[in-house]
């Protein structure tokens, strides 16, 4: 002391939520001990029974039981004394304390702190005096009566400290009259004389308890004042005893308390009245502290007593356990009446999430009441119950690795619980038992608690741990199981198959006799901001002004001393808090000292601020003199244009839009010309010009007026600033009444548009628009920026004045407006910056999370429409501001790319070929899915391949390691079966042996093309050969970033120059590798053949290596040279050389990432899943199934072509269970045969299109060539499902392909034929070769995709976003 949460990431604002403490609590688990506290917060709901206030015979009269004594005695007892006891009664005191509640109550109820000169006070202190004579009654008791009871009544009889009269008295009360002293106002106080007026009780007994006057204390209490005391202003006005006076009642006392006459008056934005909620308060509890928020247990005060109201007694009540009356309730009752009040203690029911025993004792404190003994005391002290709270103690201690066993995890090595336990050793504190056994008692008695505390001894680890948590906040991690399912969650958020976040184990981590949860309430929140905060854009300046209360205010002096300092003084109860110290072995608890803001009162100082007095001129204002201005009202005038109307010309269209239609026009429009009518609004001049508080305000003129502004420096002398209500002003629409009415135009009508179009567009068109007068009060009424005053660098436009200087233009100073640009400071950034949002100050308005809502009610105005004031329920973790990086635009520059455009050829239409797709099927195994899947994985499905199907077989297996037992291999032959296999014969391995191969059995294991490509590795597709992608150090910025990588040039290029808070670097581009183009060298055989010879005529032999060619190896190309653009660049355009020129042409190679892009079926791999089967063998089938639909290609539709005859010229390659010449046989696929060749030598190899010559004559053909029949050859164990070639006959659809769609810029497209992988045999497909060989490209508007900067954004899983409204 923070943290989490809004974003893709950031800074802000802002709300939420967490982590702290606390509690009279309550619930789940869960419980050993003690000690000190605390315990109905709900129903001030009803209550059953028991206690809770009585005492005094020493105030009185009388009754009285046992017991004692006399006396008598029918022995049963009677009388009688005396002492006591026990109930009622008279009588005194208490009973108004104590105990409980908190319902009421916002009040002088409470605190505080003064006042009563306006009072009172039993019992108690002290002083002074008195206590005298008399009287008559009630009760109790008897009797009668009444009544169901409570209980009453009449009549006799009696004592008192009851009650009465009387006498006496003290300045006690009241009246008058004199004197002193005093005080804040009415006044008080003290002496003196006179008149009237008022007391008393006795009992016990020799010492006391009482009684009565006054005066005083003391103690309680009463009244009164000042300050303080919650919420709502959507309560703004309240008040008739209501405010005062005068007089009078009342009271203990003041006083409208009452009450009668008189006045009208009192009070309220400093919040009356009214409604709500509440006992106040020492204190508690939180907080750094101010402050919040509570008023449980202790104490103070006040209220309350079943609910209202009343008074009586008394010193004291309006009286909890007292009366009366009245209501409600209960309960008794003979119906006639009666009786009660637990908010005392304990207990009940009930209500509640929730609060205990119907306990023990008066032994302590305390009261009542008595002389006293002593009685009463559910105050109280104690015990019981309840982990409710706070304190304190225990649940062992040491010592023990083989790191047990057992559990969980593992990479299978291991780890981990873990010294933990088991096991030795050793205490014994709580508790158990058992002895002793208190203080608390003072004074001799007297101890509830308690045989407790304490103390001693014994036994024995012996009896004693749990709870909540482990994704972040916040300390704790793993398996397993679930599979947005069951759940979890305080807040974010977690669970759709590897979940550290549900559940369960193991682990771990906090706390601990408790843990956690829920509830409050402070804290955190400076999140109501006094301390301590905002309002240009995050919530927040009132629309503007005058201006009332009120607030704040210039400069000297005077006076006071109220604010303010300062010393003293009283008060602030106790407890609590804090400090020291000390008592229970510590602690909680307990004691003892000490220790304050506040208020009050004295004294004291006067700078400030306030108060009085007197001045001053710089604020303010007013006078004088000037010029500016769309300031404001009214009246009058002008022209231009639109529209109408009347004439004229004049004819067929006009008008509209993107196109057009409704409309308008041959009854004559539109156009055009003269004339008239009427209304609105004033082009140009106009301008970041001007006025004006805002709204606003534009043609001119006259009149009235309002306010700025500069000179001057003559007047007043603080008159001023701000302003709650309060008044006025106040665009547009809107509303009343009367007028007006061209143009424009809501509604509304009609053409368009369109999926619709209740719109945008277009013809019409009525309210309004405009004028008087009246309302309406609102806005993005914005500078989203509220007045005022001072200060705090510049620079530069303007607008109006002065001054200065000047021949003129200009320039310097100055004042006020109104722009812009910037510094310092401000700011979350944006931005603001002498026109502040900077530094201060004074005054107002306002804000406090989003929605819900500027909504509903109230209530005020309003004719209405509505304004203004302004909620909550309920809901969400957020809503927001600037700024960053992206991506997006039907936003803009700048570029590129067969992108588009020119052009060429083609798809789409038709056969067929080949994928896919759906159907179908036992099975048609499975992947691919825009681009980037579909002649893809297949560079080769009859069996095999194969992973599908069927249906016959196998289980240590088809295939691997390794352990163990056994044991006369395997092959080959023969039979049997579809075969896989089984049977049967044969054969009889290495090794001296041990042992090994093999082979049969058992054990570990094997083996899965089952799954997940969304657990993965490694290929690989695409953006994309695009030109980007990034980093270091430095700067910039709070930051996210940015800078560099941006301009400016240039380039195929982030290439290159240049300039620049950049300088540099990486990984991309380019080079560097390979092929082709030129040339040299070197080698000359298979290759060549220019000279020579030779020939069978062939480079075939001799030779030759010049030439071609082969494959090493160098050379050449650099804008390098000229010449000119261009910044003395980079680069670019021309030229010249050259085989080739500005990257020569083509390959290889693909930057940071992106598609959870594709692939567990290449391979590898985790994880789940199968196990006599999802493994494995083997036959047959399927993968080829066909109403269809698509891609991708082939042949074609023909004459630039078909067809037959001749004839010409390649290259890349391949080739040994191969490639196969000459030869020779077949129309032909091919056969037959074998020569040469592991190949620049032999063979595949005659290339084709081309050329020369014939034919065919535009036709479903001499085009095409599917399709089917027949008949062959080839491959192969096998060509039926399902192979590929030949020949003979057949001879389909097609006549150039619809919307649409594709490649492709040069040796390219087209066309043409060759060769290779694969592979027995099987391409129209794939990879390659090479022949001929072209058209077009103006140029970048627009489609498609990209690069670069930039500009909006409420996207950022990023435009396939986002998000509204309406329905389920």
């Nucleotide at each position: 002391a923070g943290a989490g949460u809004u974003u893709g990431a950031u800074c802000c604002u802002g709300g939420c939520u967490c982590a702290g403490g606390a509690u009279g609590a309550a619930c789940g688990c869960u419980g050993g001990c003690g000690g000190c506290g605390u315990g109905c917060c709900u129903a001030a709901c009803a209550c059953a029974u028991g206690c809770a206030a009585g005492u005094c015979g020493a105030a009185c009269g009388g009754u009285u039981a046992a017991g004692g004594c006399g006396c008598c005695u029918u022995c049963g007892g009677g009388c009688g004394c005396g002492a006591a006891u026990a109930g009622a009664g008279u009588g005194g005191c208490g009973a108004a304390c104590g105990g409980g509640u908190g319902a009421g109550u916002a009040a002088c109820g409470c605190g505080u702190g003064g006042c009563c000169a306006a009072c009172c006070u039993g019992c108690c202190c002290c002083c002074u005096c008195c206590u005298c004579c008399g009287g008559g009654a009630c009760a109790a008791c008897c009797u009668c009566g009444g009544g169901a009871a409570a209980c009453c009544g009449a009549g006799g009889c009696u004592a008192a400290u009851a009650c009465c009269g009387g006498a006496u008295g003290c300045u006690c009360c009241g009246g008058g009259c004199c004197c002193c002293c005093c005080g804040c106002a009415u006044g008080g106080g003290g002496g003196g004389c006179c008149c009237g007026g008022g007391a008393a009780a006795g009992c016990c007994c020799a010492g006391g308890c009482g009684g009565g006057a006054g005066g005083g204390g003391a103690u309680g209490g009463g009244g009164c004042c000042g300050c303080g005391u919650c919420c709502c202003a959507u309560c703004a006005g309240g008040u008739a005893g209501u405010a005062g006076g005068c007089g009078g009642g009342g009271u203990g006392a003041c006083g409208g308390c009452c009450c009668a006459c008189c006045u009208a008056g009192c009070u309220g934005a400093c919040g009356a009245c009214g409604g709500g909620u509440a006992g106040c308060c020492g204190g508690a509890c939180u907080g750094a502290g101010a402050g919040g928020u509570c008023g449980a247990u202790c104490g103070g005060c006040c209220a309350c007593a079943u609910u209202g109201g009343g008074a009586c007694u008394g010193a004291g009540a309006c009286a909890c356990g007292g009366c009366c009356c009245a209501g409600a309730c209960u309960c008794c009752u003979a119906c006639g009446g009666g009786a009660g009040g637990c908010a005392g203690c304990a207990g009940u029911g009930g209500g509640g999430a929730a609060u205990u025993u119907u306990g023990c004792g008066c032994a302590a404190u305390g009261g009542g009441g008595g002389g006293a003994a002593c009685c009463c005391u559910g105050a109280c002290g104690c015990a019981g119950c309840a982990a409710c709270g706070c304190c304190g103690c225990g649940u062992g201690c040491g010592g023990g690795a083989c790191g047990a066993a057992g559990g969980c995890c593992u990479u299978c090595g291991g780890g981990u619980c873990g010294u933990a336990a088991a096991c030795c050793g050793c205490u014994u504190u709580c508790g158990g038992c058992a002895g002793g056994g208190a203080a608390g008692a003072a004074u001799u008695u007297u101890g509830a608690c308690g045989g407790u505390a304490c103390c001693u001894g014994c036994a024995g680890a012996a009896g004693a741990a749990g709870c909540c948590c482990c994704g972040g906040c916040u300390a704790a991690c793993u398996a397993c199981g679930u599979g947005c399912c069951a759940g979890c969650a305080g807040c974010c958020g977690c669970g759709g198959u590897a979940a550290u976040a549900c559940g369960u184990a193991g682990g771990g981590g906090g706390c601990u006799a408790g843990c956690g949860u829920u509830a409050u309430c402070c804290g955190g929140a400076u999140u109501u901001a006094c301390u301590g905060g905002g309002c240009g854009u995050a919530a927040a300046g009132g629309g503007u002004g005058c201006g009332u209360a009120g607030g704040c205010g210039g400069u000297c002096u005077u006076u006071c001393a109220a604010g303010u300092c300062a010393g003293g003084a009283g008060u602030u109860a106790a407890a609590g808090g804090c400090u020291a110290c000390g008592g229970c072995u510590c602690a909680a608890c307990c004691g003892u000292a000490g220790u304050a803001a506040g208020c009050u009162c004295c004294u004291g100082a006067u700078a400030c601020u306030g108060u009085c007095u007197g001045g001053c001129u710089u604020g303010a204002g007013u006078g004088c003199a000037g010029g500016a201005g769309a300031g404001g009202a009214a009246a009058g005038c002008g022209g231009a244009a639109u529209u109408c109307c009347c004439a004229g010309u004049g004819u067929a269209g006009c008008g509209g839009u993107g196109a057009a239609a409704u409309g308008c026009g041959u009854a004559g429009a539109u156009a055009u010309u003269g004339g008239g009518a009427g209304g609105a609004a004033c082009a140009c001049c106009a301008g970041u010009a001007g006025c004006g508080a805002a709204g606003g305000c534009g043609g001119c003129u006259u009149u009235c007026u309002g306010g700025a502004c500069u000179g001057u420096a003559a007047c007043u002398g603080a008159c001023g600033c701000u302003g709650a209500g309060g008044c006025a002003c106040g665009a547009a629409a809107g509303c009343g009444u009367g007028g007006g009415g061209a143009g424009c135009a809501a509604a509304c009508a009609g053409g368009a548009u369109u999926a619709g179009a209740u719109a945008c567009c277009c013809u019409g068109g009525u309210a309004g628009u405009c004028c008087a007068c009246g309302c309406u009060g609102u806005a993005a009424a914005c500078g989203a920026u509220g007045a005022g005053u001072a200060c705090u660098a510049g620079g530069u436009g303007u607008c109006g004045g002065a001054g200065g200087u000047u021949a003129c233009c200009a320039c310097c100073u100055u004042c006020g407006g109104u722009g812009c640009c910037g510094c310092a400071g401000c700011u979350a950034a944006c931005g603001c910056a002498u026109u502040a949002a900077g530094u201060a100050c004074u005054c107002c308005g306002c804000c406090u999370g989003g929605g819900g809502a500027g909504u509903a009610c109230g209530c005020a105005c309003g004719c209405a429409a509505g304004u203004g004031u302004g909620a909550a329920a309920c809901u969400c973790a957020a809503a927001g501001g600037a700024a960053u990086u992206g991506a997006c635009g039907g936003g803009g520059g700048c570029c590129c790319g067969c992108a588009c455009a020119a052009g060429c050829a083609g798809c789409g239409g038709a056969g067929c070929a080949u994928g896919u797709g759906g159907c179908u099927u036992a099975a048609u195994u499975c992947g691919a899915a825009g681009c980037a899947a579909c002649g893809c994985g297949a560079a080769g499905a009859a069996c095999c391949u194969u992973a599908c199907c069927a249906g016959g077989g196998c289980u240590u297996g088809a295939c691997a390691u390794g352990a163990c037992c056994g044991u006369g291999a395997a092959g080959c032959c023969g039979g049997g079966g579809a075969g896989a296999c089984c049977c049967g014969g044969u054969g009889g391995c290495c090794g001296a042996g041990a042992g090994g191969a093999g082979c049969g059995g058992u054990c570990a294991c094997a083996g899965g093309u089952g799954g997940u490509g969304c657990a993965u590795g490694g290929c690989u597709g695409u953006c994309g050969u695009c030109a980007g992608c990034u980093c270091g150090u430095g700067u910039c910025g709070u930051g996210a970033g940015a800078u560099g990588u941006u301009u400016g040039g240039u380039u195929a290029a982030g290439u290159c120059c240049a300039g620049c808070a950049a300088c540099g670097a990486g990984c991309g581009c380019a080079a560097c590798c390979c092929c082709c183009g030129c040339c040299g060298c070197a080698u000359g055989u298979u290759g060549c053949c220019a000279g020579c010879a030779c020939c069978u005529c062939g480079g075939g032999u001799g030779g030759g290596c010049a030439c071609c060619c082969a494959u090493g190896c160098g050379g050449g190309a650099c804008c390098g040279c000229c010449g000119g653009a261009g910044u003395c660049a980079a680069u670019c355009c021309g030229g010249a050389g050259g085989a080739g020129g500005g990257c020569g042409g083509g390959g290889a190679c693909g930057a940071c990432g992106u598609c959870a892009a594709g692939u567990c079926a290449u391979c590898a791999u985790g994880c789940c899943c199968c196990u006599u089967a999802u493994g494995c063998c083997c036959u047959g089938g399927g993968c080829u199934g066909c109403a269809c639909a698509c891609g991708u290609g082939c042949u074609a539709c023909a004459a630039u072509g078909g067809c037959c005859g001749g004839u010409a010229c390649a290259g890349c390659g391949g080739g040994a269970u191969g490639c196969g010449a000459u030869g020779g046989c077949g129309c032909g696929a091919g056969c037959c045969g074998g020569a040469g060749c592991g190949g620049a030598u032999c063979c595949c190899u005659g290339a084709a299109a081309g050329c020369c010559g014939g034919c065919c004559c535009c036709a479903g053909u001499u085009c095409g060539g599917a399709u089917u029949g027949g008949g062959g050859g080839c491959u192969g164990c096998a060509a039926c499902c399902c192979g590929c070639c030949c020949c003979c006959a057949u001879g389909a659809a097609g006549u150039c392909g619809g919307a649409g769609u594709u490649g492709c810029u040069a040796g390219u497209a087209a066309u043409c034929g060759c060769g290779g992988a694969u592979c027995a045999g099987c391409a129209u497909g794939c990879c390659g070769c090479g022949g001929u060989g072209a058209a077009u490209g103006c140029g970048u508007u627009c489609c498609c995709g990209g690069g670069c900067c930039u500009u909006g954004u409420a996207c950022u899983c990023a435009c396939c976003g986002c998000c509204c409204g309406u329905c389920a």

Small-subunit ribosomal RNA from an uncultured bacterium, 1368 nucleotides, folded computationally. Rfam family: Bacterial small subunit ribosomal RNA. Its family is annotated with structural constituent of ribosome and ribosome in the Gene Ontology. The sequence is in RNAcentral, with records from ENA.